Context: one part of a larger RNA
RNA sequence: GAAUCAACGCUGGCGGCGCGCCUAACACAUGCAAGUCGCACGAGAAAGCCUGGCUUCGGCCGGGCAAGUAAAGUGGCGAACGGGUGAGUAACACGUGGACAAUCUGCCCUGUGGUGGGGAAUAACUCUGGGAAACCGGGGCUAAUACCGCAUAAGAUCCUUGGCACACAAGUGACAGGGAGGAAAGCCUUUCGGGGCGCCGCAGGAGGAGUCCGCGGCCGAUUAGCUUGUUGGCGGGGUAAUGGCCCACCAAGGCGGCGAUCGGUAGCCGGCCUGAGAGGGUGUACGGCCACACUGGCACUGAGACACGGGCCAGACUCCUACGGGAGGCAGCAGUGGGGAAUCUUGGACAAUGGGGGAAACCCUGAUCCAGCGACGCCGCGUGACUGAUGAAGCCCCUCGGGGUGUAAAAGUCUUUCGGCGGGGACAAUCAUGAUGGUACCCGCAGAAGCAGCUGCGGCUAACUACGUGCCAGCAGCCGCGGUAAUACGUAGGCAGCAAGCGUUGUUC
Repeated sequence: GAAUCAACGCUGGCGGCGCGCCUAACACAUGCAAGUCGCACGAGAAAGCCUGGCUUCGGCCGGGCAAGUAAAGUGGCGAACGGGUGAGUAACACGUGGACAAUCUGCCCUGUGGUGGGGAAUAACUCUGGGAAACCGGGGCUAAUACCGCAUAAGAUCCUUGGCACACAAGUGACAGGGAGGAAAGCCUUUCGGGGCGCCGCAGGAGGAGUCCGCGGCCGAUUAGCUUGUUGGCGGGGUAAUGGCCCACCAAGGCGGCGAUCGGUAGCCGGCCUGAGAGGGUGUACGGCCACACUGGCACUGAGACACGGGCCAGACUCCUACGGGAGGCAGCAGUGGGGAAUCUUGGACAAUGGGGGAAACCCUGAUCCAGCGACGCCGCGUGACUGAUGAAGCCCCUCGGGGUGUAAAAGUCUUUCGGCGGGGACAAUCAUGAUGGUACCCGCAGAAGCAGCUGCGGCUAACUACGUGCCAGCAGCCGCGGUAAUACGUAGGCAGCAAGCGUUGUUC
C1' cells in the first nucleotide's frame, strides 16, 4: 500500500447493490417451515337458513338446503428434493483423468407386446373393555388402483445342447433347439364407434446413483517400526454389484526412511485476497461434492434412506403425571437465554422463478421473491453557485509598524440536486393474476432553506506558532520527546490529509 463475514472510539444527510453468530455442533418458550389427490375406495356430519306437526310456550319430533361439503379412515404419489450446519473426516472425503466384460435407476421420453378370470380380509363405522394421559385390546359389518391364488408369456431371466464371433484371462455376445419358473387395475368421458388418464412385461434413451483405479493438495521423527481378518488362496454367505464386506478351511504373508504407524490440525474444490510474476495466504457469501441432524447404535419402508421436522434401543438433558406411565430434539425461518469485542424482523406474498400433489380447478411451499434493522462493505449524490474589501467584527500572532483566519463572512444576484409537501404513476404478466408499492419514475410548490466530521502537523511523512506544564502530567509505529523559552505532553489559533466518514486494533499478502 492492498484486502477484510470484522470489532472499538468520535461523527453521521440520501440512494443503489451486496453482506450480516467467525464464539457455545450450548440449551431452547411460541408460531410457521410437506403435503396433496373425491377422476383409486367405503362411509359421512354440524352451525345456520327454510319448513311441517305437537306443546305445559321452556321446548320436543320430523322434512329440505347447507352437502356428498367439513373432519377422519383405507389407498396412491411426494415426504431421500428443497433448506441448515462444518462437529467429525488426512480419507478414493475432495479435485482431475479413467474403468465397470462387477452395477441399479421411481417419475420423464422412444419403441414393442399385454391388461383374462377368481378369492379372502381389513380400517373407517358399530357394540364393548382397560388407562390420569399417551394410547391399547376384544366382538361384529364393509370397499378399492389395498392384499392373495389361477390363466396367458413374444421378448427378458435361469438351466442345458450346438457351432460362430469377441476377449490377455475370468468370461461375454448374437443365432438355432430343448426345459424351468414368473405379470397386470382400474377410473373418467362418450354421439356407445371411441377418446383420455392409468396398470403389467420387455428393449432402448435421458438424467441420477453405486463401486474400483492412476495422479494431486497440511504439520510433527523430541512418533521408527506397524499389522492377525492382518496379506493372499479355495469354497461359501451377503449385495443392484466387485471385494477379507462377512464366514469356514489353508498358506504366512502385507506396509514402512519415496516416512508406515502414532500424535496434532483441518470439511475438499471452483474460487477469493495479495503479488510484476513466481509464490504466499484463504475457503465467509455464490456454485459443485462430502459429512452430520441431542449423543451412540440399529434396521424397517422404499426406485432411492440406514432417513434434520420417520421408527426402535441405550444415554444425557427438559417437560407432563392420578407415580402405574408418558412427551420432546430450531446445525429449517423468525425469535429467546447463554457465551462473546461482535453479527438482524417472532415482517409480507405465493405476483414472479422453481418444487410436490392433482385430469383440472386448485392446494401446499420461512425454497424463493420482497420489505425491515445495521455506514458492515463497494459505488453514486448532496450539504450550494456566481459576484463581493488593500480586507468588517471576533479570535490568534506580533518587533505594536503590522501579519493571519480571508472572498471567508456580511451584502447582492441566482439555482433547487438530495430531503420535505402536493398530484400522476409503472415495467416485472401472458387472456387473466403484482407481495414489492402508491415504490421506482414523471410533474408541480416553497425556500439556501434541513445536512461535516475525523485524524494528524519532530524525522520517516504533507502540515508551526503561542500559552500552560517542568523527567511531572503525559506522548510513542520505529528513532525517541518531557528535568523553565517543548514545532514531539495539554489547550488555542493556523495548517495538512481524507471525507459521510475518519482514526485505532486484529488478521493476510
Description
Predicted 3D model of a 509-nucleotide part of an RNA (small-subunit ribosomal RNA, 5' domain) from a marine sediment metagenome. Its mean pLDDT, the model's own confidence on a scale to 100, is 85. The full RNA is in RNAcentral, with records from SILVA.